[in-house]
RNA sequence: AUAGUAACAGGCGAUGGAGUUCGCCAUUAACCCCGCAUUGCGGUAAUGACUCCUACCAUUUA
Repeated sequence: AUAGUAACAGGCGAUGGAGUUCGCCAUUAACCCCGCAUUGCGGUAAUGACUCCUACCAUUUA
């Protein structure tokens, strides 16, 4: 990396991962930010919430 079998593990909450917790949804679902001159342009935030890591931004020191 590929193939087979069996079992387990649900999904989502505007940008990554992990843990905890809350809420929503049952695949025809939940969910898919804001502003403006609106199909283009600009802006905030890595969380639903808390903590940690990573990325990014600002300041200071070496």
RNAcentral holds the sequence, with entries from Rfam. A computed fold for a 62-nucleotide RNA from a Sporomusaceae bacterium, annotated as Fluoride riboswitch aptamer (crcB RNA motif). Model confidence (mean pLDDT): 76 of 100. The source organism's lineage runs through Bacteria, Bacillota, Negativicutes, Selenomonadales and Sporomusaceae.